The prediction has a mean pLDDT of 78. The RNA shown here (c-di-AMP riboswitch aptamer (ydaO/yuaA leader)) has 136 nucleotides and comes from a Deltaproteobacteria bacterium. The sequence was found by an Rfam model in a public genome assembly. Rfam family: c-di-AMP riboswitch aptamer (ydaO/yuaA leader). Gene Ontology terms of the family: regulation of gene expression and cyclic-di-AMP binding. From the family's description: This family represents a conserved RNA structure found upstream of the ydaO and yuaA genes in Bacillus subtilis and related genes in other bacteria.

This record gives sequence, C1' cells and structure tokens, in this order.
RNA sequence: UUUCUAGUAAUGCUUAAUCCCGGCAACCGUCGGGAGCGGGGGACCCAGGUUUUUGGGGCGCAUCGCCAAUCGGCGAGGGAUAACCUCUUCGGUCCUAGCCCAUCAGCUAACCUCGUAGGCUUCGAUGAGGAAAACC
Repeated sequence: UUUCUAGUAAUGCUUAAUCCCGGCAACCGUCGGGAGCGGGGGACCCAGGUUUUUGGGGCGCAUCGCCAAUCGGCGAGGGAUAACCUCUUCGGUCCUAGCCCAUCAGCUAACCUCGUAGGCUUCGAUGAGGAAAACC
C1' cells in the first nucleotide's frame, strides 16, 4: 500500500415491528408499564341458502397455469429496488417463501385478545407536486 474476515458506530432499505417510562441488576442484560403502528375473535342489519375429511380458516406480495413427474423449469399475475419527501412512466436487477389455529370462525358496534421479530447497506432515467436553504 492492497485484499479478505469479524466487530462497533453512522446513514438509510424491507417490514406492523418504533418511541418513552419504571424496577432489578451492574454496564452483558432482565422483568414490567404506556403511547404509536399492525393482526385476530366478536351483534342487530346485510350477505349466504349452501356447507359440514374432498375438512375449514388466519398472517404474508408470495397465487394461478403448463411442462417435468426427483431436482426443477417456463409463463401470467403480485411484490421490492434510498440519499430532502411523495407520486407517475420506462428500462435493468431480484423475490414470489415460510409459519400458525385445531374441527372452529362471513361482515360486524360495544367488548375481548395477540404482535411489535428478523434480514440487509446504494440501479439508472423521466415528468409533476411539496418542503428546506441561500440571495434580493
């Protein structure tokens, strides 16, 4: 000087998954509470008029079709892609998983209840709106 690996911090991305307070610890953390955000259950009315092992249902973008018939592949549809923020359009790249309830759930006010993990670190162009800063 260069390269690789690991850790910490910062900036931001995905996502509901962020912020604040208190106790115990003693500097690793742990136990609670609140706000915000998100999910589920749950009336009248409405919907349905059938379904009930061919089970059914929920979270999530993560479904469907075809070919393979073991892996997997192709396509449509869906989703992500930051440098002030939001939106439109085009192209490129990538993903299209996984988990849960337990025989049971349409919508649903009151009401009840649950979660607040994890994984990452820049792709360009176009038009519009907003905000901020500087100058006069």